A computed fold for a 91-nucleotide RNA from Fuchsiella alkaliacetigena, annotated as c-di-GMP-I riboswitch aptamer. Its mean pLDDT, the model's own confidence on a scale to 100, is 82. NCBI's taxonomy places the organism under Bacteria, Bacillota, Clostridia, Halobacteroidaceae, Fuchsiella. It matches the Rfam family "c-di-GMP-I riboswitch aptamer". Clan: c-di-GMP_I riboswitch clan.
[in-house]
RNA sequence: AUCCGUUCAGGGCACAGCUGAUGAAAAUCAGGGUCGCAAAAUGCUGAGUCUAAGGUUUUUUGCUUAAAACUAUGACUGUCAGUUUACCGGA
Numbered sequence: 001a002u003c004c005g006u007u008c009a010g011g012g013c014a015c016a017g018c019u020g021a022u023g024a025a026a027a028u029c030a031g032g033g034u035c036g037c038a039a040a041a042u043g044c045u046g047a048g049u050c051u052a053a054g055g056u057u058u059u060u061u062g063c064u065u066a067a068a069a070c071u072a073u074g075a076c077u078g079u080c081a082g083u084u085u086a087c088c089g090g091a
Base pairs, nucleotide, nucleotide: 002091003090004089005088012037013036018031019030020029021028022027035078041084043083044082045081046080047079048076049075050074054071055070056069057068058067059066
């Protein structure tokens, strides 16, 4: 340096659900919590998925209004893939 792995050692992260807060929502932050994760690293890129405030269109309505569809600049990274970096051990 490359490949493989979680046995050893040091550890790390924190699903769900609960509480509080933020947000239009998706969801996020904090607390405690602990299903799991050998990259479940606050890295980068691409895809995928979720939401629809705002915008556009259609229908409805005498007007107000109500409903539907599309749309990310919003969100997920513990949804996937590639790449970068990192501890220990083995070959």